This is a predicted structure of an 87-nucleotide RNA (transfer RNA) from a Caldisericia bacterium. Its Rfam family is "tRNA". Rfam's curators write: Transfer RNA (tRNA) molecules are approximately 80 nucleotides in length. It was read from a public genome assembly.
RNA sequence: GCCGGAGUGGCGAAAUUGGUAGACGCACAGGACUUAAAAUCCUGCGGUAGCAAUACUGUAACGGUUCGACUCCGUUCUCCGGCACCA
Numbered sequence: 001g002c003c004g005g006a007g008u009g010g011c012g013a014a015a016u017u018g019g020u021a022g023a024c025g026c027a028c029a030g031g032a033c034u035u036a037a038a039a040u041c042c043u044g045c046g047g048u049a050g051c052a053a054u055a056c057u058g059u060a061a062c063g064g065u066u067c068g069a070c071u072c073c074g075u076u077c078u079c080c081g082g083c084a085c086c087a
Stems, first nucleotide, its partner, number of pairs: 001083007010026003019067001028044005046057004060076005
């Protein structure tokens, strides 16, 4: 250099044929229970703004197609595998 695969919250892991992103689990936070703890149960848990309701934003990055993109197309970055080059 060429070809192929992968990149999603703190972690693992989903998402029919393009149609609510993060189901579910772990971790974490608050609460219940307990003399206290563990276990168990309930609630919350990407980011930003807001007292809140809620709004906007977010799938490696930037664009494009589309009413609508993790998903399709282009370029780029990182990692893994293969091939080539290696006087």